Context: one part of a larger RNA
RNA sequence: CUGGGCGUAAAGAGUGCGCAGGUGGUUCGGAAAGAAAGAUGUGAAAUCCCAGGGCUUAACCUUGGAACUGCAUUUUUAACUUCCGAACUAGAGUGUAUCAGAGGGAGGUAGAAUUCCGCAUGUAGCAGUGAAAUGCGUAGAUAUGCGGAGGAAUACCGAUGGCGAAGGCAGCCUCCUGGGAUAACACUGACACUCAUGCACGAAAGCGUGGGGAGCAAACAGGAUUAGAUACCCUGGUAGUCCACGCCCUAAACGAUGUCAACUAGCUGUUGGAGUAUACGUACUUCAGUAGCGUAGCUAACGCGUGAAGUUGACCGCCUGGGGAGUACGGUCGCAAGAUUAAAACUC
Numbered sequence: 001c002u003g004g005g006c007g008u009a010a011a012g013a014g015u016g017c018g019c020a021g022g023u024g025g026u027u028c029g030g031a032a033a034g035a036a037a038g039a040u041g042u043g044a045a046a047u048c049c050c051a052g053g054g055c056u057u058a059a060c061c062u063u064g065g066a067a068c069u070g071c072a073u074u075u076u077u078a079a080c081u082u083c084c085g086a087a088c089u090a091g092a093g094u095g096u097a098u099c100a101g102a103g104g105g106a107g108g109u110a111g112a113a114u115u116c117c118g119c120a121u122g123u124a125g126c127a128g129u130g131a132a133a134u135g136c137g138u139a140g141a142u143a144u145g146c147g148g149a150g151g152a153a154u155a156c157c158g159a160u161g162g163c164g165a166a167g168g169c170a171g172c173c174u175c176c177u178g179g180g181a182u183a184a185c186a187c188u189g190a191c192a193c194u195c196a197u198g199c200a201c202g203a204a205a206g207c208g209u210g211g212g213g214a215g216c217a218a219a220c221a222g223g224a225u226u227a228g229a230u231a232c233c234c235u236g237g238u239a240g241u242c243c244a245c246g247c248c249c250u251a252a253a254c255g256a257u258g259u260c261a262a263c264u265a266g267c268u269g270u271u272g273g274a275g276u277a278u279a280c281g282u283a284c285u286u287c288a289g290u291a292g293c294g295u296a297g298c299u300a301a302c303g304c305g306u307g308a309a310g311u312u313g314a315c316c317g318c319c320u321g322g323g324g325a326g327u328a329c330g331g332u333c334g335c336a337a338g339a340u341u342a343a344a345a346c347u348c
Stems, first nucleotide, its partner, number of pairs: 003320004007302002012316001014201004021194003025088007033081002035077008049065006091191001092188004096183004103177007110154001115149007125136002162169002206247006215241002220236004258315006266293012297304002321348003330341004
């Protein structure tokens, strides 16, 4: 390479959008590029193969045939793919109506709690731990009452719940805005699926500039513990955590399971719709989600099982023994930290 694979053994890109490319519903007509059949020409010789012949055989030499699976021209076929034309509605989309939602952005606002400040009451402790000590406190703490300041997060509801492409999203109100579901019709008429390069988004930490800073808390300091203790425990505490703008672009970014479509037993919850029946208690049917079991089947097993890891198709990504190594060098990106792309020697 051909293959074989990718939940846990190596392997699904963090997620989406999407150009090129690949693939593509139903019917009719046409063309004949692919495809198929025939014919003609050509496909040097040698080699290979078959049947003979010549050296005593063999290797070797030699005669004839076959073959050279190719290319070109031409004739035919029209089921399939393709192209052109015409039509269709089952894919896809638009409109109408209804519905649910922590989906996103901006602004405003509320009540608990922590801390701090002021005043008042009040007196010797408070805090902390396995036990202590550092620490705070007679310059009046802790506790209690009233008032004020400021920042951050939103108890209960709350859920195996909801929304979002993923990251993620939670007090309440207003404005702007994206997506989704359902029902019955109407419309467009294949407009679709996937997607190398590309573009956009992307937790936390980190970086730049300017704000902010209550609590928490890397670093750091002290107290303990210990043989030691650069830790676990305690008292403090700065970056940071928060906001605005700009970067960074990585995670066990996980369902460790790429996206789309079709088909293949059921049962039990739950969320959002719609319909039918109703003894108004509910029952049944049907879409779209989200959970728990489970048949066939699959799997090395564990397990998966109509939300598949079953049976198939389309397209992309990725893997190929362990270490060296997700490293070196080079390139690209970045302010930096670093990210990305990505070897080899050597070794088992």
Small-subunit ribosomal RNA, central domain from Candidatus Kinetoplastidibacterium kentomonadis, 348 nucleotides, folded computationally.
It matches the Rfam family "Bacterial small subunit ribosomal RNA". Rfam links the family to the GO terms structural constituent of ribosome and ribosome.
The coordinates come from a structure-prediction model, not an experiment, and the mean pLDDT is 89.
NCBI's taxonomy places the organism under Bacteria, Pseudomonadati, Pseudomonadota, Betaproteobacteria, Candidatus Kinetoplastidibacterium.